[in-house]
Molecule: glmS glucosamine-6-phosphate activated ribozyme aptamer
Organism: Acidimicrobiia bacterium
Formats: sequence, C1' cells, structure tokens
RNA sequence: CUCGACGAUGAAGCGCCAGACCUCCCCCGCGGGGAGGUGACGAGGAGGAAGGUGAUCGAAGUCUUCGGCGGAUGCCUUCCCGGCCGUCCACGGUCGUGACGAGUGGGAGCAAAGCCCGGGGGUGACCCCGGGGACAGAGGCCCACUCGAUGUGGAGC
Repeated sequence: CUCGACGAUGAAGCGCCAGACCUCCCCCGCGGGGAGGUGACGAGGAGGAAGGUGAUCGAAGUCUUCGGCGGAUGCCUUCCCGGCCGUCCACGGUCGUGACGAGUGGGAGCAAAGCCCGGGGGUGACCCCGGGGACAGAGGCCCACUCGAUGUGGAGC
C1' cells in the first nucleotide's frame, strides 16, 4: 500500500482532493521536490422499492462558496401501500399522511456566516471555542379570492 472479516463512530451546502491558489522546508537559479492549508453561510426539503435525470431559495465589501469525483430528502416513469373524488367494490384521475390541479393578492420568515470582542492551537498558510449582533428570499409555510376538475361501470339502500 492492497484485499477480506469483525466492532465503533459518522451525511446531506453533505463527504473527499492529483487542478488552481496559499504557507513552510530543501535543492536550485527563476525552476524543481517534499510536507501542509483553503476548498458552501444558513433557510428549505423524505410513504416504500426500482430506473432515469442530475435538484429549491436567497446571504456575502465582490464570490476559490472556482475546478474535479462521489452522494443527496427534488423532478419524471412503473409497481406496492395510503388519502380524496358524498355507502361499498373495480377501473380511472389526482396527490403523499396538513395526501385535487392552476392562477392572483397579501402575510410571516428566531436566518447563519460575513462583521466586532475575547480565548486556544500552529513557524506559517490557517483551524477551533466562547460572547455580542444587523440584514434575506423561495417552486417551501399561512390567509383570502378566482378558474377548472370532482368521473365510468356495477352492487346496495
């Protein structure tokens, strides 16, 4: 370093790092080598399985939060389960447990980092902890209104 087994821990702005940038050391003479560092700030988001696709919203004293690989609660299709379609069943439709679609208007939104102060680690790039503290938006949430759909067949009363 690789493979296998066992145990523990660990995730969705999540995990990782051969580009790029930065730091230190060495050789060297404008380059090379080695070891490190950075590499997403929250909000929002799950019926189950498979496949496909490659996934919402803003914040930042200005964007490396770049670039790459992998993944993900998004979207589509099929199946299963479930709600509704005014008793039951089947089919069909439409959704996902607050369970019909579309549109309009309004409202809410404990934001967090950035910033400031203090502390700790490291030669350093940087990393960690505590305190203070302002400001968002949304295909998500709440309210109101409008339009459309609210079925087919059978049984029963």